About this RNA
c-di-GMP-I riboswitch aptamer from a Clostridiales bacterium, 85 nucleotides, folded computationally.
[in-house]
C1' cells in the first nucleotide's frame, strides 16, 4: 500500500403493494414500504428482455419497427467501506 475473503462491527441500498406527479406505453420520479443484494454504486459498449407514440403494410381488426425504457437480466468497464486472515 495492494489483492483475496469465512465471520464480525460501523453502516448502506430498497423489491412487491400503496399514494401524488410525468409518460402513447414500458417506464421514471417523490414519499410510504422491506423481498433481498457484498457493489442492488456509477456508465446503454456487447448479448438479451419490454413497449410502439410516429411510420410502413393490411384497410374492420391485426402485424412489423426503436429514435423510447430495463444497471435489482447477463457480460464488460470505473469506482469504494472496514476487523480478522
Nucleotide at each position: 500500500c495492494g489483492g483475496a475473503u469465512a465471520u464480525a462491527a460501523a453502516g448502506g441500498c430498497a423489491a412487491a403493494c400503496c399514494u401524488g406527479u410525468u409518460g402513447a406505453a414500458a417506464g421514471a420520479u417523490a414519499g410510504g414500504g422491506a423481498c433481498g443484494c457484498a457493489a442492488a454504486g456509477c456508465c446503454g459498449c456487447g448479448g438479451g428482455u419490454c413497449u410502439a407514440a410516429a411510420g410502413u403494410a393490411u384497410c374492420g381488426u391485426u402485424a412489423c419497427u426503436a429514435u423510447g425504457a430495463c444497471a435489482g437480466c447477463c457480460g464488460g468497464g470505473c469506482u469504494g467501506c472496514c476487523a480478522g486472515u
The prediction has a mean pLDDT of 82. It matches the Rfam family "c-di-GMP-I riboswitch aptamer". Rfam links the family to the GO term cyclic-di-GMP binding.